[in-house]
Parts: sequence; C1' cells; structure tokens
RNA sequence: GUCCCGGUAGCGCAUUAGAUAGCGCUUUGGACUUCUAAUCCAAAGGUCGUAGGUUCGAAUCCCACCUGGGAUG
Repeated sequence: GUCCCGGUAGCGCAUUAGAUAGCGCUUUGGACUUCUAAUCCAAAGGUCGUAGGUUCGAAUCCCACCUGGGAUG
C1' cells in the first nucleotide's frame, strides 16, 4: 500500500431483508429478613465511533474519515 472483521448504556454483548433501541452484570430505590446475603419489583443510564448522502423515515443502505485487531507484499 491492498484486503477482511470489529466500534451500540459504566462493563460484556444482541438487534444488520429500513419504522417507538434491548438483554445480562453493575448502580440507585423499594419489598422480604433481627441484620447481611440470596430472591423479587421498579428506576436511572445511549446524540448506535465521527461527519455527509439516499429515503417520508437510517444503528441498519452508500461515500469519506477516525480507531482496535487480522491477512498479504
């Protein structure tokens, strides 16, 4: 240089045939308990890597870039 894969909540990951963005853990509050743990209920937490384009509508499709990893010379 060329090619391939990844980037989504504090952490680990789903969601890729376009239509209100989710799960587990963590955190916070509550229930239960003499107290704690466990269990149960609820809540908080995201400009879906960045910026453009297509579209009535984009995490999703297209282009460029940033970043992590790999293959090849």
The RNA shown here (transfer RNA) has 73 nucleotides and comes from Trichonephila inaurata madagascariensis. Its mean pLDDT, the model's own confidence on a scale to 100, is 81. Its Rfam family is "tRNA". By type it is a transfer RNA.